A computed fold for a 102-nucleotide RNA from Capsulimonas sp., annotated as c-di-GMP-I riboswitch aptamer. The prediction has a mean pLDDT of 85. NCBI's taxonomy places the organism under Bacteria, Bacillati, Armatimonadia, Capsulimonadales, Capsulimonas.

Parts: sequence; C1' cells; structure tokens
RNA sequence: GCUCGACAAAGGCAAACUCUCCGAAAGGGGAGGACGCAAAGCGCAUGGGCCUAUAACUGGACCGCCGUUGGGCGGCUCCGGCAUGGCAGCCACGUUUCCGAA
Repeated sequence: GCUCGACAAAGGCAAACUCUCCGAAAGGGGAGGACGCAAAGCGCAUGGGCCUAUAACUGGACCGCCGUUGGGCGGCUCCGGCAUGGCAGCCACGUUUCCGAA
C1' cells in the first nucleotide's frame, strides 16, 4: 500500500414514530428520537430493480351526438398503462475516507 473487518480505540450517521415545512403523490428539508449501519459519506441516479401518477399522452368501458359497412367527435365519468417525478438504509458500479486486531 492492497485485501480484510475485532466483544479494540476515537468518533460518525440516524430507521420507525412525533411535530413542522415543501410536494398531486412517491418522497424530501428542519427539530426531537434510535431500528440499525464499516462507508447507512458522496453520485443534479452509471447498470438493474422498486415506488408514485398531478398534468399531458395513451388503451378499454360507459353515456351523448353524427353517420350507417367501417367508424368519427365530445364527456369536470370509471378502470388501467406510462416518468419527464422519486428511492443512495434494494443490489451492483464509480469515487473519497477513520482505526489496524486476526
């Protein structure tokens, strides 16, 4: 130095939950709080995976109107799909880093 990770030492972070703010939501910020974490540091998220669906887009159902072979238009209706929104404490990857027992 690299790999590795101790019933070691000095420290660090902070789940759920509560209060509050932002957001359509997922989720995020702050305060309290500790389930845990050897990277639970970082990455305007690189490869997967997962979460949400406001708006727009899209598929179907239904209703109305037009046409009558087919279909077309509309609807502050219903049910899906879909990130351009998220998750770094889902895995991997990249990168930085305290200590030094086996």